Bacterial RNase P class A from an Acidimicrobiia bacterium, 362 nucleotides, folded computationally.
Rfam family: Bacterial RNase P class A. The family's RNA type in Rfam is ribozyme.
């Protein structure tokens, strides 16, 4: 100097003016402090938190699926193992079980699960023919080579045969069952025996472990007009001579009271698994200790708009394509609604750090 690959971060600064939400103070004029993100987003997953359900126990469903660890919790995260990609740095992987049962396996090929003979080989042995050398490819035999497929019932030599074939050998890979070592463990190295190989799919039905009660801040909670509703007192009539009491009717109008609850207010609602800087402890994801700071709260929903300076960028013009001036232009996706923790997704542009690969010089 070139191509990468991984991990972390910024993602415009400062000031005026005019607004708009919040909070404090007002002498009611106003002042004075704060106001959006790394995804506030999709709402997928995991939790706190609220109600409602619930003795324990199974079926049902629905999830998650290699081991250890982390964590409130997670289908995240670390870290390791196994298989795959890649020169490499590094990346991807629902990665439990197909010798438990069922099912599926397109097309293309003869045959697709204890399969099959299209082309091939072969015709020892039976038939036929004969000139006795052999012919014939008829019965049959093979499956080795060739062809189809994503996949063709282990690979290579060899004995064997007419030709062949684990039919036998000797290696190699793979399986199963044992054993020794190492590892906490997925699993790794390594030795026997053993039948010769026992196809793939489980994000197909099922088996097996392990987790799962349901709605959700419109949760839920307290305060409550107005209007309807209840209840009391409240003018009359009868009984009777009167009051009281009882009985009946209108139960107006007024005044009180009452509970449910809508409008509407207020909590829930910002101190929380908290940032932030150290320090210890662990590879590491975390933990754990000490300083420190407080940092949005609407409720048809605020967080904008203009003006100037100045910075990354990026175009053109002078200059020489250089160093420099000079002019234009110029900052993405987006946007909180109970909080938290991951994950996906979108993102102009820039920085910074380990590492990798080939090349150049010294």
């Nucleotide at each position: 100097a070139g191509a990468g690959u991984u991990c972390g971060c910024c993602g415009g600064g400062c000031g005026g003016c005019c607004g708009c939400g919040g909070g404090c103070c007002u002498u009611c004029g106003g002042g004075c402090c704060u106001g959006a993100g790394g995804a506030a987003a999709g709402u997928c997953c995991g939790g706190a938190c609220u109600c409602c359900a619930c003795a324990g126990g199974g079926c049902a469903g629905g999830g998650u699926g290699c081991u250890g660890g982390g964590u409130a919790a997670c289908g995240c995260c670390c870290a390791g193992g196994c298989g795959g990609g890649g020169u490499g740095a590094c990346c991807c992987g629902a990665c439990g079980g197909a010798a438990a049962g069922u099912g599926c396996a397109a097309c293309a090929g003869a045959g697709a699960g204890c399969a099959g003979a299209c082309c091939g080989c072969c015709g020892a042995u039976g038939g036929c023919c004969u000139u006795c050398g052999g012919g014939c490819a008829c019965a049959g035999g093979c499956a080795a080579g060739g062809g189809u497929g994503a996949a063709a019932c282990g690979g290579u030599g060899g004995u064997g045969u007419a030709a062949g074939a684990g039919a036998c050998c000797a290696c190699c890979a793979g399986c199963a069952u044992c054993c020794c070592g190492g590892g906490u463990g997925a699993c790794c190295g390594g030795g026997a025996u053993g039948g010769c190989u026992c196809u793939g799919c489980a994000a197909a039905c099922c088996c097996c472990a392990c987790c799962c009660g349901g709605a959700g801040c419109a949760a839920g909670g307290c305060c409550g007009a107005g209007c309807a509703g209840g209840g009391a007192c409240g003018a009359c009539g009868g009984u009777g001579g009167c009051c009281c009491g009882c009985c009946g009717a209108c139960g107006a109008a007024g005044u009180c009271c009452c509970g449910g609850g809508u409008a509407g207010g207020c909590c829930g609602c910002a101190u929380g698994a908290g940032g932030c800087c150290g320090g210890c402890g662990g590879u590491g994801a975390c933990g754990u200790c000490g300083g420190u700071c407080c940092c949005a709260g609407a409720u048809g929903g605020a967080u904008g708009g203009u003006c100037g300076c100045c910075c990354a960028g990026g175009a053109g013009c002078c200059g020489a394509c250089g160093a420099g001036g000079c002019u234009c232009u110029g900052g993405a996706c987006a946007g909180a609604a109970u909080c938290c923790g991951g994950c996906u997704u979108a993102c102009a542009g820039g920085c910074g750090a380990a590492c990798u690969c080939g090349c150049c010089u010294c």
The coordinates come from a structure-prediction model, not an experiment, and the mean pLDDT is 80. Taxonomically the source falls in Acidimicrobiia (Bacteria, Bacillati, Actinomycetota). It was read from a public genome assembly, where an Rfam model found it.